[in-house]
Model confidence (mean pLDDT): 83 of 100. The part of an RNA shown here (large-subunit ribosomal RNA, half B) has 1191 nucleotides and comes from an archaeon. It matches the Rfam family "Archaeal large subunit ribosomal RNA". On this family, see Yusupov et al., Science 2001: "Crystal structure of the ribosome at 5.5 A resolution". The full RNA is in RNAcentral, with records from ENA.
Context: one part of a larger RNA
RNA sequence: ACUAACUUAGGGAAGUCGACAAAUUAGCCCCGUUCCUUCGGUUGAAGGGGUCCCUGCGAUUGUAUUCGUAUGGAUGCGAUUACAGGGUUUAAUAACAAGGGGGAUCCGACUGUUUAACAAAAACUUAACAUCUCGCUAGCCAGCAAUGGUGCGUAUGGGAUGUGACGUCUGCCCAGUGCUAGUACUUCAAACUCUCGUCCAAGGGAGCUAAGAGCUAGUAAACGGCGGGAAUAACUAUAAUUCUCUUAAGGUAGCGAAAUGCCUUGUCGUUUAAUUGACGACCUGCAUGAAUGGCGUAACGAGAUCCCUAUUGUCCCAAGUUAGUGUCCCCCGAACACAACAUUCUGGUGCAAAGUCCAGAGACUUCCGGUGGGAAGCGAAGACCCCGUAGAACUUUACUGCAGCUUGAGGUUGUGGUAUGAGUUUUGUUGUGCAGUAUAGGUGGGAGUUGUUUAAGCUCAGUCGCUAGGUUGAGUGUAGACACAAGUGAGAUACCACCCUGCAGAAUUUGUAUCACUCAUUUGACAACAUGUCAGAGACAGCUUUUGGUAGGCAGUUUGGCUGGGGCGGCACCCUGCUGAAAAGGUAUCAGUAGGGCCCAAAGGUUGACUCAUCCGGUUUAGAAAUCCGGAGGAGAGUGCAAGAGCAAAAGUCAGCUUGACUGUGUUUUGAACAGCAAGAAACGCAGAAACGAAAGUUCGGUCUAGCGAUCCCCUGUGUCCUCCUUAAUGGGGGCCAGGUGUGACAGAAAAGCUAUCUCGGGGAUAACUGAGUUGUCGCGCCCGAGCGCCCACAGCGACGGCGCGGUUUGCUACUUCGAUGUCGGCUCAUCCUAUCCUGGUCGUGCAGAAGCGACCAAGGGUGGGGGUGUUCACCCAUUAAAAGGGUUCGUGAGCUGGGUUAAGAACGUUGUGAGACAGUUUGUAUGAUAUCUACUGGAAGUGUUCACGGUCUGAGAGCAAGGGCCAUUUAGUACGAGAGGAACAAUGGCUCGAGGCCACUGGUCCAUCGAUUGUCCGAUAGGGCAGGUCGAGCAGCUACGCCUUAAAUCAUAAGAGCUGAAUGCAUCUAAGCUCGAAAGAUACCUCAAAAAGAGACCUAGAGUACCUGCAGAACACAGGUUUGAUGGGAUUGGAGUGUAAGUACCAAGCUUCGGCGAGGUAUUCAGCUCGCAAUUUCCAACAACUCAAA
Repeated sequence: ACUAACUUAGGGAAGUCGACAAAUUAGCCCCGUUCCUUCGGUUGAAGGGGUCCCUGCGAUUGUAUUCGUAUGGAUGCGAUUACAGGGUUUAAUAACAAGGGGGAUCCGACUGUUUAACAAAAACUUAACAUCUCGCUAGCCAGCAAUGGUGCGUAUGGGAUGUGACGUCUGCCCAGUGCUAGUACUUCAAACUCUCGUCCAAGGGAGCUAAGAGCUAGUAAACGGCGGGAAUAACUAUAAUUCUCUUAAGGUAGCGAAAUGCCUUGUCGUUUAAUUGACGACCUGCAUGAAUGGCGUAACGAGAUCCCUAUUGUCCCAAGUUAGUGUCCCCCGAACACAACAUUCUGGUGCAAAGUCCAGAGACUUCCGGUGGGAAGCGAAGACCCCGUAGAACUUUACUGCAGCUUGAGGUUGUGGUAUGAGUUUUGUUGUGCAGUAUAGGUGGGAGUUGUUUAAGCUCAGUCGCUAGGUUGAGUGUAGACACAAGUGAGAUACCACCCUGCAGAAUUUGUAUCACUCAUUUGACAACAUGUCAGAGACAGCUUUUGGUAGGCAGUUUGGCUGGGGCGGCACCCUGCUGAAAAGGUAUCAGUAGGGCCCAAAGGUUGACUCAUCCGGUUUAGAAAUCCGGAGGAGAGUGCAAGAGCAAAAGUCAGCUUGACUGUGUUUUGAACAGCAAGAAACGCAGAAACGAAAGUUCGGUCUAGCGAUCCCCUGUGUCCUCCUUAAUGGGGGCCAGGUGUGACAGAAAAGCUAUCUCGGGGAUAACUGAGUUGUCGCGCCCGAGCGCCCACAGCGACGGCGCGGUUUGCUACUUCGAUGUCGGCUCAUCCUAUCCUGGUCGUGCAGAAGCGACCAAGGGUGGGGGUGUUCACCCAUUAAAAGGGUUCGUGAGCUGGGUUAAGAACGUUGUGAGACAGUUUGUAUGAUAUCUACUGGAAGUGUUCACGGUCUGAGAGCAAGGGCCAUUUAGUACGAGAGGAACAAUGGCUCGAGGCCACUGGUCCAUCGAUUGUCCGAUAGGGCAGGUCGAGCAGCUACGCCUUAAAUCAUAAGAGCUGAAUGCAUCUAAGCUCGAAAGAUACCUCAAAAAGAGACCUAGAGUACCUGCAGAACACAGGUUUGAUGGGAUUGGAGUGUAAGUACCAAGCUUCGGCGAGGUAUUCAGCUCGCAAUUUCCAACAACUCAAA
């Protein structure tokens, strides 16, 4: 010193982020117990009293014995208990064990659970409430499946989700996104049907069409959401009211500076001396709000916050004690770390923070204890930040997919009805424009056809119908009827063939819907030898193939660059002009200033003609300005668009004719200085075909410099072209050539977020501390002097301006550090500066005095206590001489703390679809280590100092502040002043802060010691052990809260005040000279100090170990003694502490069998016991021995 424990006078939270820690309280019995309340509770509320020993007398009761009476009595041994009397201690649950209490707020109802190893919570759970879903071969979950769980359960059940007891409530919105339902219609895949494709095929088209989507509704205890602007009332203010824009609807009840309020320490009240706190209100709610539940709420809480009381070493302000560790001796004996050297300090330098470089100073060598200033110390390739075409967790309306679910189709898959379609075949039938006999389907053939196998006509019935009639059947009837021809017309009729339109029937194939069946398949029961029986389901389901939909459930990935860090912003990412650009060329910045991503069929080409802007003069309406005339006019106009360059019989303006804004091909310039390079742009040719012009000639768009775009894929065009299918021809594919669709991140990936759960690789190439540079900002000065100050620039102020200094603010830069320099504030301990707050000395004053104001010198000392806040800061309270400002890695975490910031949990508000986020809020949350070197602080040893050792000194040098301050009294109610008021020099007394020392007093401590006492053990007494039990007292010692001391002066000076005195015949404190003048400086006082290398002086001839010791002490040292001795122990005496020992005698409440029992008291007895103190005394031990040593 640490660890663990104990006690502290007076104060009592003043300590601190915070009563953290400690203390208080405590068991049992009795009394008593508020608010509130869900009537259970709160409650051990709070607050009081009792508790031990002895004696006596009762009560209840167990058991044994006994008694004629017995549900009883007596006696003995026990258990529990009421009451009374007596007694003792500081204290009777005496040890151990064992709640401090109360009043409020927030949150969560409660008990419970959680991050094993930093978070126990307000988080999770919970009962309860609500919604959704599921009818059992259910749903949900696990699984590829078989199968399993829920469950051998069945809607009072299972599953999912949200809220979270209870009380009271739960408003409005269905536009968006979900979910549910519906859906005439639209869209819509495969299959199927039809069709195009010469056949065929690739392929194209159409039809039909499921789910889904569109569409229509419903649904918020689904995800979610719930406005703005004006005006208005008899003071003002406010706005019940009105107007207006707008929405899906515009926040209702309640609550509200809140776990939510930025501004903000809101305002008011209470609490306090003082409150960034707390509580109660207000409402201006940045950004409250109703099962993402709102508001209350008894009880509960190792939850968060405030207050009061009790209590205390938390503190004022520390002290003492005990045990253990360390320290000393012996034995054993690591790890981390370590380039080298290493005695440092100051200033400088240097990659801008050096033990090693430069300069100066300091510095003999070694060991031991201690402290932690430095080694930008050790530990960990920084976790913050940035970067990487690094990774991963997570999210979603990122991209691309996949399970799963769902939908249609095919297969497994059979039978029969009904209804309704479609196709094919077949039978029959239908067909009316006008004209024409009249109901002419088309084309062709055709001159006949048909009739007793019953014609025409008639009757009945069916059917069609354009209402004219057609047609079929049956009956009757009994011999003709129709066609050709003629006529009408586009077409001419009988009859035959083929075909079309509509209809009807039959057969067959097939679709859809539905009903039924059983044989596939399947469920259950019973069986278990059976390809079983029975009861259901049933061609569905299931399974399989395929199609569409859905699909963060899952997977793989992406998520740009520049950048005075990154992000946000911007585009400096492609192109153009000018400046920058420093007179060749070239040249950067998130430099400055402007532009482009077009436009024009004329605004192009050519030929010809003309001259602009502006001004002056003249002139009807007509004005300053319209048109006309004349003149001056080199450009002051115009040229499609920026700027620059250019341009006058033009490149400008007007007109005529036109398409050269054409095709092919080449070179050069630029893009891109000096290597290479694409697209693009431009200039100049050649050839062809043209325009204009009489011609020469001009014209390959716009007077020049901007106006733009690869590969792959796709499309278009062109052609006696090439090639493949494949050749006989068509058709198709590919190629060559030209053009188009676009990549603006513009030499061109197909692409969203989040990470505080994070990881890796790197970076001081790059941010957040410090430092460095700079100093806009900041702080402090100076110059000038407009003005203020009644007058008067300068007692005191001082605008507009100007010039500096500092390096405490905040910026800027990105130089140091990312293989790590621990980050705010406080505590502790300091040290320096002065631009001085106080104290000291002066000057001026708008200085009478007193009190001030301003200035000069001065850094010796001082600069404090509290309230709220994490605060620094700021504010406030009461004091004070004053409560100054700064630096020191914003001094100080190998010194402490850990409240704040800044991790992982959680909540609120806001934001985001979400994961998440927020210089917004809130609660919770690990602070490593044995010190190697250096440094500092103490303690020793050695060498040197030319003689060992010892003694006595000197004092170069070093250290301190050893003193600082205040008040009162006298001076003196004096000087001064009209008064009111009201000093000083000097002296004295005290107080306070600091420093040094001490323990007679006071106080603390005191496990030396004495006493009391609890539990237990030694059988009882006596006397002891253990809990180093508890309690009371306490000498020595150590201590503060106690006591003592802390004086006076000298020298040289600062600002300043002066003397004499010139330069300058005066004046002048100065130039020569001289005198004063301050808490600062130097002496003095105190302490250390011959290692002071200039190593000092004087005296002395032995010194040390060992042994006994302590006024000393970690070791060592120091001091004393050693028989010639009181050094230690013992004994005796004195003194001191405790408090009256044991034994004996007597007394004692009472009881008694009269023998005695009895807590306790009195006397013996200021006793007994004890002593780190003193004195006396040789009884015991300091015996014995060793080492070194000059002349």